Model confidence (mean pLDDT): 81 of 100.
The RNA shown here (transfer RNA) has 76 nucleotides and comes from a Spirochaetota bacterium.
Its Rfam family is "tRNA".
The source organism's lineage runs through Bacteria, Pseudomonadati and Spirochaetota.
RNA sequence: GUGGGUAUAGCUCAAGAGGUAGAGUACCAGACUGUGGAUCUGGCCGUUGCGGGUUCAAGUCCCGUUACCCACCCCA
Numbered sequence: 001g002u003g004g005g006u007a008u009a010g011c012u013c014a015a016g017a018g019g020u021a022g023a024g025u026a027c028c029a030g031a032c033u034g035u036g037g038a039u040c041u042g043g044c045c046g047u048u049g050c051g052g053g054u055u056c057a058a059g060u061c062c063c064g065u066u067a068c069c070c071a072c073c074c075c076a
Stems, first nucleotide, its partner, number of pairs: 001072007010025004019056001027043005049065005
């Protein structure tokens, strides 16, 4: 350099043929318990990597770009 893949909550991952972004876990508070753990209830957290475009509407489609991963090419 060429081709492909991944990027969504602190972490691990969802989101069916575009239609309000969710779950588990972690964290915080409460209940329960002699204390802790476990369990139960509630709560907090997102510029969907970044920048544009299409659309009434984009995590999802199109273009560019960044980081990481895989394969290949060239030079030594």